Predicted 3D model of a 73-nucleotide RNA (transfer RNA) from Leucomyxa plasmidifera. Rfam family: tRNA. By type it is a transfer RNA.

RNA sequence: GGGGGCAUAACUUAAUUGGUAAAGUAUUGCUUUUGCAAGGCAAAGAGUAUCGGUUCAAAUCCGAUUGCCUCCA
Numbered sequence: 001g002g003g004g005g006c007a008u009a010a011c012u013u014a015a016u017u018g019g020u021a022a023a024g025u026a027u028u029g030c031u032u033u034u035g036c037a038a039g040g041c042a043a044a045g046a047g048u049a050u051c052g053g054u055u056c057a058a059a060u061c062c063g064a065u066u067g068c069c070u071c072c073a
Stems, first nucleotide, its partner, number of pairs: 001072007010025004019056001027043005049065005
């Protein structure tokens, strides 16, 4: 320098391939216990790496940029 892949909640992953973004762990509250842990119930938390485009509608399609991984030289 060139090719390919990935980026979604604090972390790990979904989203049936365009139709109002979900779960587990963690956190907080309640319950249970003499107390702790485990368990049960509930709550809060992301608009999807960034910018633009297509579309009635974009995490999903297209382009550029950034970061990481990988292959070739």